The RNA shown here (transfer RNA) has 74 nucleotides and comes from Gillisia hiemivivida.
The coordinates come from a structure-prediction model, not an experiment, and the mean pLDDT is 83.
The organism belongs to Gillisia, within Bacteria.
The sequence is in RNAcentral, with records from ENA, MGnify and Rfam.

RNA sequence: CGGGACGUGGUGCAGUCCGGUAGCAUGCACGGCUGGGGGCCGUGUGGUCGCAGGUUCAAAUCCUGUCGUCCCGA
Repeated sequence: CGGGACGUGGUGCAGUCCGGUAGCAUGCACGGCUGGGGGCCGUGUGGUCGCAGGUUCAAAUCCUGUCGUCCCGA
């Protein structure tokens, strides 16, 4: 320098192909079951999707640029 993958609540991921209310698990808080612990159950909590711009009635998703990590090539 060229090519590719990944980036989404505190953490690990799904959703992207085919645009239409951002979800799951875990964590945390509160409550319940239990004599207590452990365990289980319920409720709640928290992200506008790496960043910027564009297209669209509508973008995590499509387009452009860019940053970070990793891989391949030179």
RNAcentral records the identical sequence in 4 taxa.